């Protein structure tokens, strides 16, 4: 330099054009307990950046950034 894949919450991770963006874990508050742990309940928290297509984009297209792998 080229090609492919990936980027969603503190961490892991589903979602491939349309409803309120699942779930786990961590943290916070509560119930329970003599106190803790475990268990249960609740709330909060996320689409790498920019542009385009579309009535509508996490999802499709282009560019940029970051990471991984392969080739030279």
């Nucleotide at each position: 330099g080229c090609a492919u894949c990936a980027g969603u919450a503190g961490c892991c991770a589903a979602g491939c054009g349309g409803u309120u963006a699942a779930g786990g874990u961590a943290g916070u508050g509560g119930u329970c307990u003599g106190c803790a742990a475990a268990a249960c309940c609740a709330a909060u928290a996320a689409c790498a950046a920019g542009a385009g297509u579309u009535c509508g984009a996490a999802u499709c297209u282009c560019u940029u950034c970051u990471g991984a792998u392969g080739c030279u």